[in-house]
RNA sequence: CGGGGUGUAGCUCAGCCUGGCUAGAGCACUAGUUUUGGGAACUAGGGGUCGCUGGUUCAAAUCCAGUCACCCCGA
Repeated sequence: CGGGGUGUAGCUCAGCCUGGCUAGAGCACUAGUUUUGGGAACUAGGGGUCGCUGGUUCAAAUCCAGUCACCCCGA
């Protein structure tokens, strides 16, 4: 320098190709119930606007462009 992959909640990930119940699962966390206590179980709840910027569109995590970080391959 060229090509490819990954980036979404505290953690691990789904969703992206076919734009639209205008963001979800498990674990973790908080509260309550239960238990002698711990743990566990059950119920309820909080937390992200999707790496960043811009564009297209009535509407973007999803399409397009640029860019950043990490990983792989090549030179």

Transfer RNA from a Bdellovibrionota bacterium, 75 nucleotides, folded computationally. Taxonomically the source falls in Bdellovibrionota (Bacteria, Pseudomonadati). Its Rfam family is "tRNA". The family's RNA type in Rfam is transfer RNA. RNAcentral records the identical sequence in 2 taxa.